[in-house]
Predicted 3D model of an 87-nucleotide RNA (c-di-GMP-I riboswitch aptamer) from Desulfocapsa sp. The coordinates come from a structure-prediction model, not an experiment, and the mean pLDDT is 83.
């Protein structure tokens, strides 16, 4: 360069729940915690999903529609980098 995660070191991340904060909410960060993971490292490019503050709609007002530009990389497929191992 390729390729592979079955054993091994040596380090990584952090689900649920919970504490703190920051959002309209999804859902993010920070501490505990430990279900898991070889990309669970980064990026919304397809797909999905989730949320509706703001538009939309409505005679009005309430609720209800629709509609991501807001969100998930730990749904799934692409891009890209990259540890340690065996070939």
């Nucleotide at each position: 360069a390729a390729u592979u995660g079955u054993g091994a070191a040596a380090g990584c991340c952090a689900c649920c729940c919970u504490c703190g904060c920051c959002g309209a909410a999804a859902g993010a960060c920070g501490g505990g915690u430990u279900c898991g993971g070889a990309a669970a490292g980064c990026c919304a490019c397809g797909g999905g999903u989730c949320u509706c503050a703001c538009a939309u709609c409505c005679a009005a007002a309430a609720u209800a529609u629709u509609g991501a530009a807001g969100a998930c990389a730990g749904c799934c497929g692409g891009g890209u980098u990259g540890c340690c191992u065996g070939u």